[in-house]
Context: one part of a larger RNA
This record gives sequence, C1' cells and structure tokens, in this order.
RNA sequence: UCCGGCGAGUUGUCGUAUGCGGCUUGGUUAAGGUCUUACGGACUGGAGCCCUAGGGAAACCGAGUGUUAAUAGCGCGAACAUUGUCGUAUGCGGCAGACGCGAACCCAGGUGAUCUACCCAUGAGCAGGUUGAAGCGCGGGUUAUACUGCGUGGAGGACCGAACCCACUUAGGUUGAAAACUGAGGGGAUGACUUGUGGGGAGGAGUGAAAGUCUAAUCAAACCUGGAGAUAGCUCGUUCUCUGCGAAAUAUCUUUUGGGAUAGCGUCAGGUAAACUAUGACAUGGGGGUAGAGAUACUGAAUUGGAUGGGGGCCCUUCCCGGGGUACCUCACUGAACCAAACUCCGAAUACCAUGUUAAUUACCCUGGCAGUCAGUCCGUGUGGGAUAAGCUGCACGGUCGAGAGGGAAACAACCCAGACCAUCGUCUAAGGUCCCCAAGUAUUGCUAAGUCACUAAGGAAGUUAGUCUGCUGAGACAGCCAGGAUGUUGGCUUAGAAGCAGCCACCAUUUAAAAAGUGCGUAACAGCUUACUGGUCGAGCAGACUUGCGCCGAUAAUGAACGGGAGUAAGCAAUACACCGAAGACAUGGAUGCAUGCCUAGCAUGCGUGGUAGCAGAGCGCUGUAAGAGAGAUACAAGCCCUACAGUAAUGAAGGGUCUCGGCUCUUACAGGUGAUUAUGCCGGA
Repeated sequence: UCCGGCGAGUUGUCGUAUGCGGCUUGGUUAAGGUCUUACGGACUGGAGCCCUAGGGAAACCGAGUGUUAAUAGCGCGAACAUUGUCGUAUGCGGCAGACGCGAACCCAGGUGAUCUACCCAUGAGCAGGUUGAAGCGCGGGUUAUACUGCGUGGAGGACCGAACCCACUUAGGUUGAAAACUGAGGGGAUGACUUGUGGGGAGGAGUGAAAGUCUAAUCAAACCUGGAGAUAGCUCGUUCUCUGCGAAAUAUCUUUUGGGAUAGCGUCAGGUAAACUAUGACAUGGGGGUAGAGAUACUGAAUUGGAUGGGGGCCCUUCCCGGGGUACCUCACUGAACCAAACUCCGAAUACCAUGUUAAUUACCCUGGCAGUCAGUCCGUGUGGGAUAAGCUGCACGGUCGAGAGGGAAACAACCCAGACCAUCGUCUAAGGUCCCCAAGUAUUGCUAAGUCACUAAGGAAGUUAGUCUGCUGAGACAGCCAGGAUGUUGGCUUAGAAGCAGCCACCAUUUAAAAAGUGCGUAACAGCUUACUGGUCGAGCAGACUUGCGCCGAUAAUGAACGGGAGUAAGCAAUACACCGAAGACAUGGAUGCAUGCCUAGCAUGCGUGGUAGCAGAGCGCUGUAAGAGAGAUACAAGCCCUACAGUAAUGAAGGGUCUCGGCUCUUACAGGUGAUUAUGCCGGA
C1' cells in the first nucleotide's frame, strides 16, 4: 500500500417548541397497597404537581398593584382576546464522560538499589622487569656531633609492561552479529586500585570527586494500580439515496482576536393584510458642501516683478545732532501667475428622504423552532498607509470565485461570454473566431516592408502616409557646372608680428552685375583655398515649420523558448459590406419533478421553476430483531455463495442458471434499534 471484518450524536432526567393521541363535568397520579396466567400487567392510592390572578425585594394588597407626599404620571397586569393538562414521537437546550479517538500533567496507595551511584561488613586479585628513599652496619672524619665513601635495606597515589579495569583516536557497523559492538592503536595497572558475597538508605525522596548524573534499555521527579472515560476554546475522523430552499467570512462586547454571546445574512412552521406595506420605474418637492472650480471671498502656503514706506543689519561721512548708500533680512502696499484632506464667494452628477402615479406569476412584515457564519479572495472604481512599490495593507460601492460546471483567453479559482433537471448523429446565437493543426470567408478601399504583426520607456532619426501653414520660383527658383568675388586698405588699437580670419573698437566709402572692414580652413606674419554675394548654363519645382497613421533604433543573463505550433507579405493593421462557425445560453421534440392556479380531480392542462458548500426542511431504500396476518414447500421450497445482456430517478429490486445441503425462510403492516465506512499516522486478521 491492498483485501476482509470491527469502528463514532447514545442513554437517563429536567426544560422548551412542534406533530399525534386521551380527558377537559379541569388534567394527572408518586411512593405504598391488593390481585394476577409469573412478569408483563390490572385495580387501588388525590399526598403532590400544572392550571384557575396579578403586582411588589418583601411585609402586604388584590382586578389591580408597584413607585411616590400624591388616586400627577409611568411600569407590569386585568379588560379585549385565549382552553388546560397528561402521555408519546421528533428538533434543540441544561445536568451527567454526552459524537469517537488523542495529551503533556496533578494527586493517592503501593513495588523496586539482582542495573547503576554512594556507604557498611567480610573475603579475593594484581606475570615479569626497573629504579633504589629512610633506617642500619663497617670505613674515613670530628674533642664529640656534623659530614662523607662502600655496603646493607626495600620506600613510593615511583617507572616499563601482561592479567584486570577504563574508553582517548580512527576505520567499520548504522532495517547492525550487537537497542552502544568489532578491528587497530591508546590510558591506569600497590592504588583516591579492581572485584566476589552479604547488607543499608527511595520518589519532591535517595545517591552524587556535581554531569541534573544515576535510582532495572525509563529520570528537571522511577515504575504499577487507582482518582479516570482528568481536561483538551486544539488536530483528525464521523458510515445509504433522492427532492425543495440556500448563507457567511460583517457590527458590538469579550484576559478577546484561529474561542464565544447578541444582532445581521439562511431555513421551516404559523399569522396579519389582500394592502400600494416592501421593491423597481417615472414625475414632483427637499436638504447637502463631495467631484470640479475659485483667489480683492476668508484661513494658510508659495513664485516673480514694481514703487514708496516702517523696523533691523552692513558700508561711507560726522565732535555731536544728523546725512547718504545698500544685488542684505523682514513687515506692510501693489501687478502678474498659482496651490490646499483638516481653505470656500461658488458648486454638480449620483446617492439619500418624502409625496404622487405605475409595474410585477415579486414579498416584504410579525411571532416562534433550528442553524451555519465572525481567517475571505481577486477584478473595476473612489481613497488612506506604503515609494501615486507589491499577487502589499485598511475602508467604501459594484462584480466574480468562495458555493459555479459549460464556451473563449495555448495552458490559467477571481478576466470576457454564459448560470448545467434528463435525453436527441435537431435548429439559432454570445464572447471569440473562419490558411493547416481546428468547426467556419469572401469582396472592396487604404496603410505597413519592420516577419512589424507576435513584450516596454525616456530619448533619437532626410523611413514612409495623409494634411495645414510660411517663404522662393519661366522677370528662371533649388542642386550641380563655368566665371567673377574688386578698390581706399595691411581700417584703427593692441602686438615682436596682427595684412578679412589671437584679441578690443568701429563696421564707413568707392567701382560695380556682384563682392562682408569678411563664413570656414590656412600662414610666424603675408601668401594660398573657400563662403556670403553676382552673371552665365540648365529648365520645374524648391526650402522650412507643425499636425497625423503605420513603421525603425533604443531592446543585454544564465538548458532553448515573448504568434500555442506550422506557416503567412497577408493568413498583418485600419475601415466597410454580407456570410458562416461557435456554449450545458435560447429555441424545438420527448421525459422526470417542485410550487401555484384551474378542472370533467386523484391525473390532466396552463404558468413559473429545478448549479450549489456550511446549513434548514421533506420523501424514501436497505440491515437485525419483536408482534399480528399472509405465503412457498417432495419433481421439494428457502437462506448463504458464484454468474447474467432485466426493471427503477437513486439508495436498490426481480428473474434465470450453478453451488450448497435439512439447517429454516419470504412478503405485508406496525414497533424497537449495538442499523449502512474509500479515509480517524484507526483496531484485528490476511496478502
């Protein structure tokens, strides 16, 4: 992992709501008692409970009462209206383990020191080798000691190293040979050594050369049993079918934020009323201070200019008084342009409120039973926070998903289209498409040359389309070519020089068709080349600015990826016309079912419906047993098991065949429940 079986809203009691039943001359008995077919019941038993009156904390009063000085008012009642009670079934709640499984814990009483830590008693063990302390003896030495040489001696938490004890390194082992081992090395090895046997003390306690270590593979409080089904606002799981409706992810409070309570939103039952009560549309009437806008209409912010003035600073002058200046600061005044969520002289659209009319096969509204929801998500719009970042975060309005399938967007909860009762090798459409993959297309007019189409910006560019404006132009433009481009003069200044051309000033005049006191190269300075300007040649448009459609560059990342692919010059883009394809949409035909209405009424017609999570409500299928009734059964019939092409909307059911073998079984109605499993790291068995 798979298969089979087991496996989770039960029971008691109290309350409450609803259905059904009994009585209502109000209902009903409890314990107890008597009887009995012997364990089920019958009879009795009126104590008690509910109801029949309420108000008040109560005394108490009473159709009233409480408050209060008050018969002022007000609250709750009475009046109006309305049966009550007992049983039973179902829904839900309270108390109980209360749908099932699941802690870590806490407490009580016991069991453990055969493991291990420490202690006590009594025993045991330590090959071999090395070193050679004190003491002692003899000699030397001293007055005597001291001291010293040689021996002897055999000390030591001494040395080397087996047994023994330990466990430092490393390799293996890691579903191991082993729930701590093996190999190779390593440390101690007469000691604070190791070890046998017996004994001691224990669970908030022991023991501890101290690591929270060890106390039987268990230790920041052992193990066993019990309290105990501890508690679990947490996780997981919770078993057949169909039908109707169908949410929420919000507000307030909460030691509250992943929990609850109340409201909101769902469902079911009953009720009021058939009403313009709720909803939509239209009309009319309202209040507003948002969007926008504004500035001599305020508050505030802020740019630039002006002239005059006030205050201050700085500079000059002055013995003092004073005077003058100021590209300084500031306050007023004023021109122009301008800004604001916490500015407003103004001011919409919407929205909201009211009234009237009107529409609908709409239903709000009230009372009660039962819920679920309190983590929302993305998109559009208006906004706060953030960086006018986020698939970010908060709010408001709308939509989708959530709880929604189908078609489109290549694929793609939240985008576009569209809301799936069932069937049909029927029809028409939506979004989106119509060269092939892939269902369906043609025509016309332009644009694009970039494979743009088929990612992006600032910025850049004689790409190209359409248009507007300005200037020049057969009195010959623009471009090219031929020719001229001069003189005073090397203008003056400056300068070593400055002659059109380093720089400064001025920029005249003459001859001319035209020619600058010079446009750019160039020279040390000149020279030289060139331009403006003019003539000729040529012969028709030229130059500039702006708007606009489609293109170009900008365009760089890690496996190969920016039409879905092929391919396309349209099969790209813009516009037009008419077709077609395309969905579970609409329509058609047949069928099922809910509600409403009608009827010639128990099945037809008509109309409107039938996506759905949490959830509410309804109707059924199947299992086991009990009671009553019915049934098959000798060619036996049944249960169980295996197979099958049948029936039903489903749970399921029937029939036939085989097997089995003497065991019992089936159907109808009613009742009762240990009543339905793909999932709980479920339990047991098997593979």